This is a predicted structure of a 505-nucleotide part of an RNA (small-subunit ribosomal RNA, 5' domain) from a metagenome. The RNAcentral record of the full RNA draws on SILVA. Rfam family: Bacterial small subunit ribosomal RNA. Gene Ontology terms of the family: ribosome and structural constituent of ribosome.

Context: one part of a larger RNA
RNA sequence: GAUUGAACGCUGGCGGCACGCUUAACACAUGCAAGUCGAGCGGAAACGGCACCUAGCUUGCUAGGUGGACGUCGAGCGGCGGACGGGUGAGUAAUGCAUAGGAAUCUGCCCCAAAGCGGGGGACAACCCGAGGAAACUCGGGCUAAUACCGCAUAAUACCUUCGGGUCAAAGCCUUCGGGCACUUUGGGAUGAGCCUGUGUUAGAUUAGCUAGUUGGUGAGGUAAAGGCUCACCAAGGCAACGAUCUAUAGCUGGUCUGAGAGGACGAUCAGCCACACUGGAACUGAGACACGGUCCAGACUCCUACGGGAGGCAGCAGUGGGGAAUAUUGGACAAUGGGGGCAACCCUGAUCCAGCGAUGCCGCGUGUGUGAAGAAGGCCUUCGGGUUGUAAAGCACUUUCAGUAGGGAGGAGGCGUACUUUGUACGUGACGUUACCUACAGAAGAAGCACCGGCUAACUCUGUGCCAGCAGCCGCGGUAAUACAGAGGGUGCAAGCGUUAAUC
Numbered sequence: 001g002a003u004u005g006a007a008c009g010c011u012g013g014c015g016g017c018a019c020g021c022u023u024a025a026c027a028c029a030u031g032c033a034a035g036u037c038g039a040g041c042g043g044a045a046a047c048g049g050c051a052c053c054u055a056g057c058u059u060g061c062u063a064g065g066u067g068g069a070c071g072u073c074g075a076g077c078g079g080c081g082g083a084c085g086g087g088u089g090a091g092u093a094a095u096g097c098a099u100a101g102g103a104a105u106c107u108g109c110c111c112c113a114a115a116g117c118g119g120g121g122g123a124c125a126a127c128c129c130g131a132g133g134a135a136a137c138u139c140g141g142g143c144u145a146a147u148a149c150c151g152c153a154u155a156a157u158a159c160c161u162u163c164g165g166g167u168c169a170a171a172g173c174c175u176u177c178g179g180g181c182a183c184u185u186u187g188g189g190a191u192g193a194g195c196c197u198g199u200g201u202u203a204g205a206u207u208a209g210c211u212a213g214u215u216g217g218u219g220a221g222g223u224a225a226a227g228g229c230u231c232a233c234c235a236a237g238g239c240a241a242c243g244a245u246c247u248a249u250a251g252c253u254g255g256u257c258u259g260a261g262a263g264g265a266c267g268a269u270c271a272g273c274c275a276c277a278c279u280g281g282a283a284c285u286g287a288g289a290c291a292c293g294g295u296c297c298a299g300a301c302u303c304c305u306a307c308g309g310g311a312g313g314c315a316g317c318a319g320u321g322g323g324g325a326a327u328a329u330u331g332g333a334c335a336a337u338g339g340g341g342g343c344a345a346c347c348c349u350g351a352u353c354c355a356g357c358g359a360u361g362c363c364g365c366g367u368g369u370g371u372g373a374a375g376a377a378g379g380c381c382u383u384c385g386g387g388u389u390g391u392a393a394a395g396c397a398c399u400u401u402c403a404g405u406a407g408g409g410a411g412g413a414g415g416c417g418u419a420c421u422u423u424g425u426a427c428g429u430g431a432c433g434u435u436a437c438c439u440a441c442a443g444a445a446g447a448a449g450c451a452c453c454g455g456c457u458a459a460c461u462c463u464g465u466g467c468c469a470g471c472a473g474c475c476g477c478g479g480u481a482a483u484a485c486a487g488a489g490g491g492u493g494c495a496a497g498c499g500u501u502a503a504u505c
Base pairs, nucleotide, nucleotide: 001505002504003503004502006501007500008499009498010497013365014364015363016362017361018360019358020357021323026321027320028319030318031317032316035080036079037078040077041076043073044072047071048070050067051066052065053064054063055062056061057060087276088275089274096201097200098199099198100197101196102195105193106192110189111188112187113186114185115184116183118152120150121149127142128141129140130139131138132137158167159166160165172181173180174179202248203247204246209239210238211237214236215235216234217233218232219231220230221229251273252272253271254270255266256265257264258263278299279298280297281296282295301312302311303310304309329355331354332353333352337351338349339348340347341346368398369397370396371395378389379388380387381386402446404441405440406439407438408437412432415429416428417427418426419425420424449494450493451492452491453490454475455474456473460489461488462487463486464485470477471476
């Protein structure tokens, strides 16, 4: 000098764009963050509508009841999605990451292609009845539907094969009757994922030896898949001074900062990968998890309890306590982008888009402009003549950015819906938004501080103090004339900031 996710002190007008728990992966009250489909199913708890019945009467209203092939829809069965998106960096020095390759694999939804979609059956929820329990919830009996479940038939293809043969499937729903969306098997693609190898990837030798599934083989098991991945048997190997093992530290990268570069330091925001989800372990379901807002077991902690037993997991968004020098709102909207479900309308979405708070950073703008010597007054200094503050102010003439008030007012909107219908027209649809922007109005009106002035280092005098009080980055100042302390006048440098501290080059 440059830089920072900064903090502290003094000060503080506006806007744009970014950024905002670096510490306790500490504990969490409350709300929300993953649902959706009635065009899969049996149905009808709620709301609305319609029809009928009953009662009351103000004869068209109120109350009750019935009706599910009306709009819809709680709970339930079923499907898809909860493996994405979002958070954090504890662990991990290599089962990671980066890069370059590889073969023994899987891949829901999506695209292309081929072949199918026949005919049956038995259940289980919901519901009803009963029982247990404080609750969480659980149990028994009975009825029932399906795109839930299970046989049969068929088999192009696929799988197994001793090559003779054997085995394996399906589901319907809606319709404007044109068809559409689903379903089954198979091949290919796309996307995503798993696995293997080479090279690179912090420090310590005051860590020198480490290793028995260890290294290799045969066989078997297991996996989607190669493999000691696992097991039986056999052999005795494998790694290491080119640093094994151990210890400490650490998520890695694209990149960021600095530097002329080489290099050094770092890995916030954004993007890719990995790991984790109270701590430890385990599997289930599924195309995909050994699963943040799923299950089971154990532990710590918190809460409820009728003491028998139960409930919970913010490293999601806000927010609270605590820790800390220190880091924000218990906000709005799905309008846009994207995601899940659905034929769609639509629903959900603390992803996202916005707003709020913070000079935290970067950038831009303003706090007026011109003129004005009686060089006013006041302050300070003075050799008492004057000098300086200083064209500075006042005065005069202008301007009105920004802020303020009033009025107007987008783009972001493409689609989609509704109506008419010639497939085009019209209308509706914005959280931000009292937006951006434009116009008018008034008046210099509302808007400057901070640090420094001995040398380094731009900027000097007076007063007070008297080795005191104090300053200080280094050298060093202060003991009666201090340009170094404190105040004042003046000056210098930056400027809505300026200094200090910390850290890196």